[in-house]
The prediction has a mean pLDDT of 82. The part of an RNA shown here (large-subunit ribosomal RNA, domain I) has 594 nucleotides and comes from an Acidimicrobiales bacterium. The organism belongs to Acidimicrobiales, within Bacteria. Rfam family: Bacterial large subunit ribosomal RNA.

Context: one part of a larger RNA
RNA sequence: AGCCAAUGGUGGAUGCCUUGGCGCCUAAUGCCGAUGAAGGACGUGGAAGGCUGCGAAAAGCUACGGUGAGCUGCCGAUCAAGCGUUGAACCGUAGAUGUCCGAAUGGGGAAACCCUACACCCGUCAUGGGGUGUAACUCUCGCCUGAACACAUAGGGCGAGUAGAGGGAACCGGGUGAAUUGAAACAUCUCAGUAACCCGAGGAAUGGAAAGCAACUGCGACUCCCUGAGUAGCGGCGAGCGAAACGGGAAGAGCCUAAACCGAAUGCGUGUCAAGCCUGGUGGCGUUGCGUAUUCGGGGUUGUGGGAGCGAGUGGUCAGAACACCAGAUCUGACACAGAGUUACCAAACUGCCGUGUAGUGGAAGCUUCUGGAAAGGAGCGCCGCAGAGGGUUAUGGCCCCGUACACGAAACAUGAGCAGUCUCUGACUCGAUUUCCCGAGUAGCGCCGGUUCCGUGAAGGCCGGCGUGAAUCUGCGAGGACCACCUCGUAAGGCUAAGUACAGUUAGGCGACCGAUAGCGAACUAGUACCGUGAGGGAAAGGUGAAAAGUACCCCGGGAGGGGAGUGAAAUAGUACCUGAAACCAUUGGUUU
Numbered sequence: 001a002g003c004c005a006a007u008g009g010u011g012g013a014u015g016c017c018u019u020g021g022c023g024c025c026u027a028a029u030g031c032c033g034a035u036g037a038a039g040g041a042c043g044u045g046g047a048a049g050g051c052u053g054c055g056a057a058a059a060g061c062u063a064c065g066g067u068g069a070g071c072u073g074c075c076g077a078u079c080a081a082g083c084g085u086u087g088a089a090c091c092g093u094a095g096a097u098g099u100c101c102g103a104a105u106g107g108g109g110a111a112a113c114c115c116u117a118c119a120c121c122c123g124u125c126a127u128g129g130g131g132u133g134u135a136a137c138u139c140u141c142g143c144c145u146g147a148a149c150a151c152a153u154a155g156g157g158c159g160a161g162u163a164g165a166g167g168g169a170a171c172c173g174g175g176u177g178a179a180u181u182g183a184a185a186c187a188u189c190u191c192a193g194u195a196a197c198c199c200g201a202g203g204a205a206u207g208g209a210a211a212g213c214a215a216c217u218g219c220g221a222c223u224c225c226c227u228g229a230g231u232a233g234c235g236g237c238g239a240g241c242g243a244a245a246c247g248g249g250a251a252g253a254g255c256c257u258a259a260a261c262c263g264a265a266u267g268c269g270u271g272u273c274a275a276g277c278c279u280g281g282u283g284g285c286g287u288u289g290c291g292u293a294u295u296c297g298g299g300g301u302u303g304u305g306g307g308a309g310c311g312a313g314u315g316g317u318c319a320g321a322a323c324a325c326c327a328g329a330u331c332u333g334a335c336a337c338a339g340a341g342u343u344a345c346c347a348a349a350c351u352g353c354c355g356u357g358u359a360g361u362g363g364a365a366g367c368u369u370c371u372g373g374a375a376a377g378g379a380g381c382g383c384c385g386c387a388g389a390g391g392g393u394u395a396u397g398g399c400c401c402c403g404u405a406c407a408c409g410a411a412a413c414a415u416g417a418g419c420a421g422u423c424u425c426u427g428a429c430u431c432g433a434u435u436u437c438c439c440g441a442g443u444a445g446c447g448c449c450g451g452u453u454c455c456g457u458g459a460a461g462g463c464c465g466g467c468g469u470g471a472a473u474c475u476g477c478g479a480g481g482a483c484c485a486c487c488u489c490g491u492a493a494g495g496c497u498a499a500g501u502a503c504a505g506u507u508a509g510g511c512g513a514c515c516g517a518u519a520g521c522g523a524a525c526u527a528g529u530a531c532c533g534u535g536a537g538g539g540a541a542a543g544g545u546g547a548a549a550a551g552u553a554c555c556c557c558g559g560g561a562g563g564g565g566a567g568u569g570a571a572a573u574a575g576u577a578c579c580u581g582a583a584a585c586c587a588u589u590g591g592u593u594u
Base pairs, nucleotide, nucleotide: 001593002592003591004590005589006588007587008586009585015579016544017543020515021514022512023511024510025509026508027507028506029504030503031167032166039101040100041099042055043054044053046079047078049075050074051073061095062094063093064092065091066090070083071082072081106115107114108113116135117134118133119132120131121130122129137164138163139161140160141159142158143157144156145155171202172200173199174198175197176196182189186236212219213218223250224249225248226247233241234240254496255495256494257440261298262297263296264295265294266293267292268291269290270289276285277284278328279327280326281325282324283323303474305439306438307437308436310432311431312430313429314428316335317334318333319332320331321330337427338426339425340424341423349422350421351420352419353418354416355415356414357413358412360408361407362406366381367380368379369378370377382399383398384388390402391401392400445469446468447467448466449465450464451463452462453461455481476491477490478489479488480487531538532537551578554565555564556563557562
């Protein structure tokens, strides 16, 4: 020096564990914000660094409930000082307080800072100073003013508003809109109307009561699921793309306007032997009339076409209206009657009951002995079970503890598309004749050019858009995939609408041939922390003594670190560098070879 073995050191693999993750299911819930949000800064404790909570009333204040003996949050002990059966701490509901920044809104600003005005109050001899409140912009409504230009309008001023502004994980509607890729290259095509960006809304959003489907029989708003179907089709007929109706389910709900016509108000035009004032008669009035425009009220809402207007008929009671009186007709109001109702359909609320949620309550049944540090293990004899889910306890417990099955519970608040009541709202119908009027206009249609639909210009319809042109009113208009005829279906050019559906930032419960600390979220620990970067942004490592700190009193060596005794413990080679403790690597001892 090599090799072998043993014993150590170093190191932190492996095994076991789990407070943390991941995924799914079920149910609930679903907007917050100028009454200042989301998110932060700075403070706040007796001693106080971080986290949590809270806000100068600051780990808290008040009230009402629950609970019941301890309490002053966590890392985290200790000391001090206190509170509590006159009910603390803790849990729930409601309220008070709530600095500064932030839409940030008195003005400014390099966020968490600076500086004002006015009113009232405090303070000073006075100024400076302090406190509370108000003071941004836009919109809507009301009032007052008020140009060019007479009325008017624009503009201005004042007042009122729980109006708007900003935020939100995904879901939703809309706008703009790629490329990688595939086509084994690539250009039409595909990826894909995807990603990304922008706008907007809500607890859902969109859509929605046929100018629809269908096919000679019929259906009857929309949405979602299954099917139809990888079908019919589209397609450098390549790659690929890819319906719809029928049928079966979930849910179920229908309505309001425009116009014709009537009335009122206002503006403009026109009109004096007139027309008009509901009809008839008598009297009377007479800028009341007529035309047009706007606003309001009534009327009206449909496709076996509907309505208006005209004619006829039926109608609960009372009161009132018009130029006057009489008769008739008409209209209005109240009551009665009928119907409906808070999610649309016209609209605002309240009360009670019931259910649910936000704290909680009760809740069965086991002992002995052996081993052991410890019994829940072995042995023996029992018990409960609508409870043998699960977790904990010195090893593996139905009967030790928390629970579990089951049963019960709310002063307060929330909620119900439950019930009832108060209350509120609404209210004519039938027949006839089709002579008159209406039935949504720069619209439909058409031409050119695009988009969309399964449809890439094709025989290319439908729907949507740009440019141009440009109708009709039911003997009308649109559709049924060029177009024409017949037939059939519908009624555009205004609007609202719950449920079934999507999602999961949030709450509760449950589950897993999901992970188990290089895994599982980046994060089981002070984690979006430390650290890096001017910034946008990037982004870690790091779990385990023991059943219990019983965390080694005391003695010895040493300056200390550390160690040797002693002691605790089942164990200390479990000693806060702590479970197990592999390998690489470094030693010691023994053996062996040269």